[in-house]
Predicted 3D model of a 252-nucleotide part of an RNA (large-subunit ribosomal RNA, domain VI) from Candidatus Kaiserbacteria bacterium RIFCSPLOWO2_02_FULL_56_11. The full RNA is in RNAcentral, with records from ENA and SILVA. The coordinates come from a structure-prediction model, not an experiment, and the mean pLDDT is 88. NCBI's taxonomy places the organism under Bacteria, Bacteria candidate phyla, Candidatus Kaiseribacteriota. Rfam family: Bacterial large subunit ribosomal RNA.

Context: one part of a larger RNA
RNA sequence: CGUUGAUUAUUGAGGAGGGUCGUCCCUAGUACGAGAGGACCGGGAUGAACUGACCUAUGGUCUGGGGGCUGUCGUGCCAACGGCACCGCCCCGUAGCUAAGUCGGGUUGCGAUAACCGCUGAAAGCAUCUAAGCGGGAAACGCGCUCCAAGAUAAGUAAUCGUUAUGAGGCCCCUCGAAGAUUACGAGGUUGAUAGGCUCUAUGUGAAAGUGCCGCAAGGCAUUGAGCAGAGGAGUACUAAUACGCCGAUAU
Numbered sequence: 001c002g003u004u005g006a007u008u009a010u011u012g013a014g015g016a017g018g019g020u021c022g023u024c025c026c027u028a029g030u031a032c033g034a035g036a037g038g039a040c041c042g043g044g045a046u047g048a049a050c051u052g053a054c055c056u057a058u059g060g061u062c063u064g065g066g067g068g069c070u071g072u073c074g075u076g077c078c079a080a081c082g083g084c085a086c087c088g089c090c091c092c093g094u095a096g097c098u099a100a101g102u103c104g105g106g107u108u109g110c111g112a113u114a115a116c117c118g119c120u121g122a123a124a125g126c127a128u129c130u131a132a133g134c135g136g137g138a139a140a141c142g143c144g145c146u147c148c149a150a151g152a153u154a155a156g157u158a159a160u161c162g163u164u165a166u167g168a169g170g171c172c173c174c175u176c177g178a179a180g181a182u183u184a185c186g187a188g189g190u191u192g193a194u195a196g197g198c199u200c201u202a203u204g205u206g207a208a209a210g211u212g213c214c215g216c217a218a219g220g221c222a223u224u225g226a227g228c229a230g231a232g233g234a235g236u237a238c239u240a241a242u243a244c245g246c247c248g249a250u251a252u
Base pairs, nucleotide, nucleotide: 001151005161006160007159008158009157010156014148015147016146017145020048021047022046023045024044025043026042032037050105051104052103053102054101058099059098060097061096065092066091067090068089069088070085071084072083073082074081075080109143110142111141116136117135118134119133169247170246171245173189174188175187176186177185194240195239196238197236198235199234200233201232203229204228205227210223211222212221213220214219
């Protein structure tokens, strides 16, 4: 820019992906074979590599969570804290992100075939899978499975709404997001739980400070599973999403 204005839901021309391999068991020590050995067909189990998704569990990480420890400076001092020292060092660790972790995938089936195996069968009274005709037959091919897909310019289809203003719908702007460089996409904008705050809770850390008691003291015990806490879950309009504005079909 087009698709004769939109919203929602779709069809699928076409395109892409996937398609792997092993071991063991049963059938069966059967068929076969003098024996040694040892099946086809069919059924079951379990893996490797590859690949998709995910984070319940196992782990990793988790630089604005909790605790311990050292040196030094500061808050007048004690105590308690704060700054700096690779996040100062160390021990744990939620959400998220992750693999080495978890779950799944390849299949079955249909069609037409290759080599090849056949039926009927003449030319050529025989024979012959082929000349007419008819079957079987592969990881390859076409479907089937997964994904994209109407710029498929032949621009599709359905429902609903709207077309001189009582204007469908969209944008700008704002609050945000398991979406993201910007943009886009998605959730919301007071008729509101979108984010923050607050409350409760999960979860993490591991027993705060202060006070009392015991001990000469370092320290211990009680109050106490305390105190503190990022991202998780729920609730709650306290704060911020205000108000205005802009585009928009109106043709034959």